[in-house]
RNA sequence: CCGUGCUAGGCGGGGCGCUAGCGGUGCCCUGUACCCGCAAUCCGCUCUAGCGGGGCUGAAUCCCCUCCCGAGGGGCUCAGGCCUCCGGGGCCAGCACGUCGACUGGUGGCGUCGAUGGCCCGGGUCCCGCGCGAUGUCGGCCCGUGAACCAGGUCAGGUCCGGAAGGAAGCAGCCUUAAGCGGUCACCGGCAGGCGCAGCGGGGAAGCCCGGGCCGGAGUCGCCGGCGACGCCAGCGCCCGGAGAACCGGCUUCGACGGAGGGUGCACGG
Numbered sequence: 001c002c003g004u005g006c007u008a009g010g011c012g013g014g015g016c017g018c019u020a021g022c023g024g025u026g027c028c029c030u031g032u033a034c035c036c037g038c039a040a041u042c043c044g045c046u047c048u049a050g051c052g053g054g055g056c057u058g059a060a061u062c063c064c065c066u067c068c069c070g071a072g073g074g075g076c077u078c079a080g081g082c083c084u085c086c087g088g089g090g091c092c093a094g095c096a097c098g099u100c101g102a103c104u105g106g107u108g109g110c111g112u113c114g115a116u117g118g119c120c121c122g123g124g125u126c127c128c129g130c131g132c133g134a135u136g137u138c139g140g141c142c143c144g145u146g147a148a149c150c151a152g153g154u155c156a157g158g159u160c161c162g163g164a165a166g167g168a169a170g171c172a173g174c175c176u177u178a179a180g181c182g183g184u185c186a187c188c189g190g191c192a193g194g195c196g197c198a199g200c201g202g203g204g205a206a207g208c209c210c211g212g213g214c215c216g217g218a219g220u221c222g223c224c225g226g227c228g229a230c231g232c233c234a235g236c237g238c239c240c241g242g243a244g245a246a247c248c249g250g251c252u253u254c255g256a257c258g259g260a261g262g263g264u265g266c267a268c269g270g
Base pairs, nucleotide, nucleotide: 001270002269003268004267005266006265009057010056011055012030013029014028015027016026020046021045022044023043024042034054035053036052037051038050063263064262065261066260067259068258072254073253074252075251076250078249080248081247083244084243085242086241087240088239089238092237094236095235097231098230099229100228101227103226104225105224106223107222108221109220110219117215118214119213120212121211122210123209124208125207126203127202128201129200130199131197132196133195135192136191137190138189139188140187142183143182144181145180151176152175153174154173159168160167161166
C1' cells in the first nucleotide's frame, strides 16, 4: 500500500417551552437522515444524562474536532425609523376656506331696433280709515211641540132665565195660538277682530317690482378658472412634548444546511 473480517462511532440538527439539570413527547425553523413500545393533571435518566427491544452502515465523500458562511429562533434596549393617537404652538415661503382686484384665460346674457347709468311721472309693495267678503257668535224668519183654571174660537153633557118661542154664562173635548222648549240648508239683521282684498279715501324716507317719458352714447353684467392682495372657527401640512401594537434598524445569544483545514482503531493474509 492492497484484500478480507470485526469494533468504536453513525443512522439528523437547532430554537422555544417544561425541568434542580439532561433528553423525549409538544410548538417552531431548517432539512430529509431506520423500525416497534412509553410519555404533558407528563415519560425516562443523573454532568458518563432518555429507557427497553430489533435492523442497516462501518474507519472514511459517510465518524470526531476547529474555523468560516449563514437560513432561522430567543432576549434586551434605543435621544432610532415608519405609522397612529393625545396635549400644546403658530396663519409660516404652505394647503384648504372667505373677501377684494380698471390683472389674465374661457364661456354666456343685454346693447346704435340705444344697453349699463342718471332724472322725472304714475302705480304696487307698507300704514290708517271706510267699504265688501269670509269666519265666529247672537237674534229674527221658518218647521215642530206647546195652556185643567188666571189666552181665543167652537162649545156635547149639564147649569141658569122664560108659560112657550127662544136666549145667557160656560167645564171637558177639538182647533188655533202666547210665553217657553227643540231643530235647520238657505235668507235678513246685530256684534267682534292677530282673517282676506281686484274696491274707495288719506298718508308715505329709502329700497324693490311694474308701466311710461327724457338725458346720454358704447359698453355692461354674470359664471368657471389662473394670478395677486388681505384675512382666516387651527381643519390639514409644519414645530415642540408625550404614549403606543406590528414591521424595519441596533446590541446580544443560540444556530440548521454548506465550505475549508486537521485528526482517528483492531485482527488475519499478501